[in-house]
This is a predicted structure of a 1534-nucleotide RNA (small-subunit ribosomal RNA) from Lachnospiraceae bacterium JLR.KK009. The source organism's lineage runs through Bacteria, Bacillota, Clostridia, Lachnospirales and Lachnospiraceae. The coordinates come from a structure-prediction model, not an experiment, and the mean pLDDT is 85.
RNA sequence: UUUUAUGAGAGUUUGAUCCUGGCUCAGGAUGAACGCUGGCGGCGUGCCUAACACAUGCAAGUCGAACGGGGCGCGCAGGCUGAGGCUUUUCGGAGCGGAAGCCUGCGCUGCCCAGUGGCGGACGGGUGAGUAACGCGUGGGCAACCUGCCCUGCACUGGGGGACAACAGCCGGAAACGGCUGCUAAUACCGCAUAUGCCCGCAGGCCCGCAUGGGGCGGCGGGGGAAGCUCCGGCGGUGCAGGAUGGGCCCGCGUCUGAUUAGCUGGUUGGCGGGGCAACGGCCCACCAAGGCGACGAUCAGUAGCCGGCCUGAGAGGGUGGGCGGCCACAUUGGGACUGAGACACGGCCCAGACUCCUACGGGAGGCAGCAGUGGGGGAUAUUGCACAAUGGGGGGAACCCUGAUGCAGCGACGCCGCGUGGGCGAUGGAGUGCUUCGGCAUGUAAAGCCCUAUCAGCAGGGAAGAAAAUGACGGUACCUGACUAAGAAGCCCCGGCUAAAUACGUGCCAGCAGCCGCGGUAAUACGUAUGGGGCAAGCGUUAUCCGGAUUUACUGGGUGUAAAGGGAGCGUAGGCGGCCUGGCAAGCCUGAUGUGAAAUACCGGGGCCCAACCCCGGGGCUGCAUUGGGAACUGCCAGGCUGGAGUGCCGGAGAGGCAGGCGGAAUUCCUAGUGUAGCGGUGAAAUGCGUAGAUAUUAGGAGGAACACCAGUGGCGAAGGCGGCCUGCUGGACGGUGACUGACGCUGAGGCUCGAAAGCGUGGGGAGCAAACAGGAUUAGAUACCCUGGUAGUCCACGCCGUAAACGAUGAAUACUAGGUGUCGGCGGGCAAAGCCCGCCGGUGCCGCAGCAAACGCAGUAAGUAUUCCACCUGGGGAGUACGUUCGCAAGAAUGAAACUCAAAGGAAUUGACGGGGACCCGCACAAGCGGUGGAGCAUGUGGUUUAAUUCGAAGCAACGCGAAGAACCUUACCAGGCCUUGACAUCCUGCUGACGGCAUAUGCAAUGUAUGUUCCCUCCGGGGCAGCAGAGACAGGUGGUGCAUGGUUGUCGUCAGCUCGUGUCGUGAGAUGUUGGGUUAAGUCCCGCAACGAGCGCAACCCCUGCCCCCAGUAGCCAGCGCGCAAGGGCGGGCACUCUGGGGGGACUGCCAGGGACAACCUGGAGGAAGGCGGGGAUGACGUCAAAUCAUCAUGCCCCUUAUGGCCUGGGCUACACACGUGCUACAAUGGCGCCCACAAAGGGAGGCGAAAUGGCGACAUGGAGCAAACCCCAGAAAAGGCGCCCCAGUUCGGAUUGCAGCCUGCAACUCGGCUGCAUGAAGCCGGAAUCGCUAGUAAUCGCGGAUCAGAAUGCCGCGGUGAAUACGUUCCCGGGUCUUGUACACACCGCCCGUCACACCAUGGGAGCCGGGAAUGCCCGAAGUCAGUGGCCCAACCGCGAGGGGGGAGCUGCCGAAGGCAGGCCCGGUGACUGGGGUGAAGUCGUAACAAGGUAGCCGUAUCGGAAGGUGCGGCUGGAUCACCUCCUUU
Repeated sequence: UUUUAUGAGAGUUUGAUCCUGGCUCAGGAUGAACGCUGGCGGCGUGCCUAACACAUGCAAGUCGAACGGGGCGCGCAGGCUGAGGCUUUUCGGAGCGGAAGCCUGCGCUGCCCAGUGGCGGACGGGUGAGUAACGCGUGGGCAACCUGCCCUGCACUGGGGGACAACAGCCGGAAACGGCUGCUAAUACCGCAUAUGCCCGCAGGCCCGCAUGGGGCGGCGGGGGAAGCUCCGGCGGUGCAGGAUGGGCCCGCGUCUGAUUAGCUGGUUGGCGGGGCAACGGCCCACCAAGGCGACGAUCAGUAGCCGGCCUGAGAGGGUGGGCGGCCACAUUGGGACUGAGACACGGCCCAGACUCCUACGGGAGGCAGCAGUGGGGGAUAUUGCACAAUGGGGGGAACCCUGAUGCAGCGACGCCGCGUGGGCGAUGGAGUGCUUCGGCAUGUAAAGCCCUAUCAGCAGGGAAGAAAAUGACGGUACCUGACUAAGAAGCCCCGGCUAAAUACGUGCCAGCAGCCGCGGUAAUACGUAUGGGGCAAGCGUUAUCCGGAUUUACUGGGUGUAAAGGGAGCGUAGGCGGCCUGGCAAGCCUGAUGUGAAAUACCGGGGCCCAACCCCGGGGCUGCAUUGGGAACUGCCAGGCUGGAGUGCCGGAGAGGCAGGCGGAAUUCCUAGUGUAGCGGUGAAAUGCGUAGAUAUUAGGAGGAACACCAGUGGCGAAGGCGGCCUGCUGGACGGUGACUGACGCUGAGGCUCGAAAGCGUGGGGAGCAAACAGGAUUAGAUACCCUGGUAGUCCACGCCGUAAACGAUGAAUACUAGGUGUCGGCGGGCAAAGCCCGCCGGUGCCGCAGCAAACGCAGUAAGUAUUCCACCUGGGGAGUACGUUCGCAAGAAUGAAACUCAAAGGAAUUGACGGGGACCCGCACAAGCGGUGGAGCAUGUGGUUUAAUUCGAAGCAACGCGAAGAACCUUACCAGGCCUUGACAUCCUGCUGACGGCAUAUGCAAUGUAUGUUCCCUCCGGGGCAGCAGAGACAGGUGGUGCAUGGUUGUCGUCAGCUCGUGUCGUGAGAUGUUGGGUUAAGUCCCGCAACGAGCGCAACCCCUGCCCCCAGUAGCCAGCGCGCAAGGGCGGGCACUCUGGGGGGACUGCCAGGGACAACCUGGAGGAAGGCGGGGAUGACGUCAAAUCAUCAUGCCCCUUAUGGCCUGGGCUACACACGUGCUACAAUGGCGCCCACAAAGGGAGGCGAAAUGGCGACAUGGAGCAAACCCCAGAAAAGGCGCCCCAGUUCGGAUUGCAGCCUGCAACUCGGCUGCAUGAAGCCGGAAUCGCUAGUAAUCGCGGAUCAGAAUGCCGCGGUGAAUACGUUCCCGGGUCUUGUACACACCGCCCGUCACACCAUGGGAGCCGGGAAUGCCCGAAGUCAGUGGCCCAACCGCGAGGGGGGAGCUGCCGAAGGCAGGCCCGGUGACUGGGGUGAAGUCGUAACAAGGUAGCCGUAUCGGAAGGUGCGGCUGGAUCACCUCCUUU
């Protein structure tokens, strides 16, 4: 340069939605740790904590070619001694000879040892304590410096002297160690000579530089060197110059947090002079001056070694600094110097402190943050290994020695990488296991079985490279080969969503899980286990930490009207930013070149280990810094100019702008006087209060204070707070016009200063009204409130404080730009037909609205639009605007302003509902109007409660309670007691036996059951089969046992209410809206009209049934008008069906007609006709849904539970109990009645195990009787009220009939518990019902009787039927329920909602706190070690000078300055703890109230003051983020 690559989200606030916003997850990473598990190899890596303490060994030595000595060895010589051997021998011995050994001397080369001397111990290795610093990084500077060993060049290496170790002797000490005397060498030490401009002083002159200054020439004077050894090759030594390497110092820039650390500083800042250093310097000292640093963050506090890099990330960035590499710092803590080229020195020295060890108590020794290793700490981190073979280092000429540097090995899955644990075939599929709808499905080709292979590990053989000639710790390792066996080698986590993978059982808000949301209270995919599945794999999970996701600190890349966030307002400092034109400079900026940006790492290419990890080579890059050449658009700077920004002048008008002074009237109150009399005030209603001592009312006069009605406005002015009678004075600002003047003078504005409502404070005034506190009266459960009567601070004035408000447009200031329309205030210009109107310009103030913006609401030239500049502020909720600290204040308090802890949200806007003691409209026997009831009595019935052996169970506000029950004496029956049965009372299957069982009769037994006796099967091919009974075994039966909150079905209810939805379209990001709202109308979402909607569905209505009128058909068992017969007078008969009626069909009613209203519509009102009108009356019919509504006991059914019993049978009892309470009824309380007698008129039903006539008996219930009738035929069946006549006469009665006695009737196996009815007798309560409450709007209520179902019997209940037959509705304010629209909402299990504060209890963290304890950094003073430096009388001393005396020089000692530790002192900072105390947070079901959310029942909230158990109340001022156009208060509901 080109090309390419590169950014993922999800869960969780809601009924749902969008947004804001936090929390959480998926990824990567690690020196890790922990749990479970673990085959192999390679490469890496391994005390993150106590810089805690260390036993033991090792980690730095080397040089004999610097030197003397000691020892050993070798050689020679001498001496001593003298073995084997030889000779000889009398066998006692003698001689020769000389090994080994010892001593001495010389020499040699080699080794060892300590010493003198040299070089090295300043490298290498460790650690991260300290350090916020020129420490580090980066780039520069030194003209202000040093540099051993190494390299290059030049020159020299001459000649002397004196010692001290070692050593020897003696002495001290336990030891460490030391002393004295004596000897001695050197490359040790000391003079001397010679010397290059090497150093110093003075003089001259040349060149150069950024200042001091540097370089070079060179004159005079002065000063300064050396070391020798040798194997003869060499190795050294000295001076000067240069190089290289390594260091030292200085500078620019960069380098964490806290301002609740704001001021710091005495050698401090600078100067002159000096000292010191390798060198500059206040580094140090004397003197002089008074400076220096700091909001661009000094000082202080906290934290931290820095970097290359590493991790993460799309990047920018964030985090980090372990291994490796560079730098720094440190070496038990603190201080100090010595030596040296280099140190203030890890394995050197001195001192002090702490600690440890030794000791003979006198003294000594020590420093693993070297390698191993130990203890300790800790969640946690390795062997007291091998080797110098390699690489490197020190010494040496070298051989070589040393090297815990290093190379290797060992241990640990700690990480990365690689490999394996086998491969193929193998069933419609074994066993096992799990599930199952019992059919099957899954595990699963998985296994078995057959065949094959051998990577790793194991065995055997061979066997490297690494080494350049030799030398290999690793190591018989890597690697190669062979034989052999599928053998030795798989686990961990997860399976509700996020997130990939589900079933069963167990458990039952328990045990437990949980990263977030959340699971678990009997069917748990969420706990535990199993089976199955998913993921990863020698690992897998968990925990911790970092980055990411998080555009959630936003440079890239965020916001601030209502979500967190604009400072209460202005002026203005620093700072930031800044109009038009020209020229210049070149700081920023752009571009080229150069230097640097170490290596390693990362990237690209290539190469080496079989691959990879790992390693090697090359390339590019390292976005930076510096130097330099160039450019000049923009910013900046300099200079000059301009007028448009800004300002000034002049003219003009508007205004509750401010301050001061004066004036005015209305009203309240008070005082005085008059009139006048009994009340006034006040409230929802009252009372307190005032008033016969004369109030209120009214008239006149007076006093005093405060505020200024109307005008007044959607108006004006001001920066904001705020400003309102009139006049005067002083004064600020804005605006219009003009275009004369200045010439960018501007904008913003951290700090700062000023102003700043109300309340409040101080001092002094003033005080009419109002009015916190307070008092009283009411209200109330209470009422520390709301209401009332009083009333003090205060409200007012002056001066001074305070400095806060919902100080709001919840919207910082400035400038420019961006469609329009309309109103209003101020000013000006123009036009016209001019008290007016029109057009236009500028400034202000409102409304509507486009684009655009916005989460939406909304904003929209007065922006919340588009841009620029500056300031302020925000970063989840609570804790908390709290605590501590600081500043301010007289105080109240204000300003600044956290943390622990806790929550999974807290929020904004909008949506749909629900709700409101919100609004509008409209319905309903909802109220009202009216009639009759209930609540009181007695009884019936149901329920609660109680009782009981049992009183079976269910139903529970409306919508349980004459309900399931349309019918409990046994049965029913589910309950209780007792007695009995166990494959069972009932179903299916198997085996055996029998031919019956059953029924009937008898006996037994309370009964059931059972036993005994008698009686009686079918088909057949005869084998048997069917059927039934009995016996037996087991599968199973059975359960009115549980769960209606697991269910089906059925039902109630809102509600016969008028609603509930869908498709398409449209609108909205979306929930959703529209349609369905609106104007009319209706019983109705009924219809009409309008309309971004157009249609449709379920509901409404209609279609169905009954009833009301008519017609047609039909005519018996019904009917009888006309005709006939006939009588005991009854349609009885013939006959007829006309009528009634029956039962089939049809018609009829549709606002069709008229009038009026209305939009000419829908429709409404009235009328005609009609049997009937405007849905004629009644029924059937019940939308989407609500109530986890009711029912597991109608039935069905999942799961659970019982199985000689929770099943089955039976007898008896109970469901019928009774001190009470409630519901529903019946009968009454009477005269519209009761009783007696007479006498009419229904409808709808039922009837064969039935209805049962006539007749007869009985007072009666009933009995006898049996005709007729399967029924328009016969029967039940007499309707009753009504009507007529009579009695009763207001009385607990001739009302009322309970209760009780006696006697009966009926049903039934049986009326004792416990039936119904009858007769006679008895005759109770009750004289119309408190609070409260129910039904009904017409053939209805009320009243009267009749029937039916159930049923052997047993209704006052229920379901039906007809008879008689009313009253009232003005009206919709109120109560209840409902519908539509709208509004508010903090409600959404939805007002039976939500929710606040005190108090009580438990736990947690935290503030204050008499204090107590600990830590830290300084300061002042005292003491003062080692030691440098300085001084120094006396003392001591080999080298040099001097003949000497002495001198020069040096040393010890002493003194002084400084000086660590230590001591004393007062303060500062931090932490721990503390009786007690303050609030805070959290915690299923505690107490008190009801503050807030709907007008939350007194609108709420903000600031302030005050009061009160508490929420809170009240006063003053403010805000809208308040509803609504009007009557006392009233709590809660998990």